[in-house]
RNA sequence: AUCUUUCUAGUACAGAGAAAGUACAGGUGACUUCCAAUCACUUAACCUUGGUUAAAAUCCAAGGAAAGAUA
Numbered sequence: 001a002u003c004u005u006u007c008u009a010g011u012a013c014a015g016a017g018a019a020a021g022u023a024c025a026g027g028u029g030a031c032u033u034c035c036a037a038u039c040a041c042u043u044a045a046c047c048u049u050g051g052u053u054a055a056a057a058u059c060c061a062a063g064g065a066a067a068g069a070u071a
Base pairs, nucleotide, nucleotide: 001070002069003068004067005066006065007064010024011023012022013021026042027041028040029039030038047063048062049061050060051059
């Protein structure tokens, strides 16, 4: 320099156009003499800006960040 891939809760991942879910972690309560484990409830997220669409996390463009390949 060129090309490719990825970006979603604190962390690891789902979600393939009808609009956000799981696990762990965190908080509260139950149980327990106490702790742990278990159970119930609960907090918390779509990298940014535009565009397409009746409707975008999802499609398109530009930018940002992170990885990789070639030279």
Molecule: transfer RNA
Organism: Centropomus undecimalis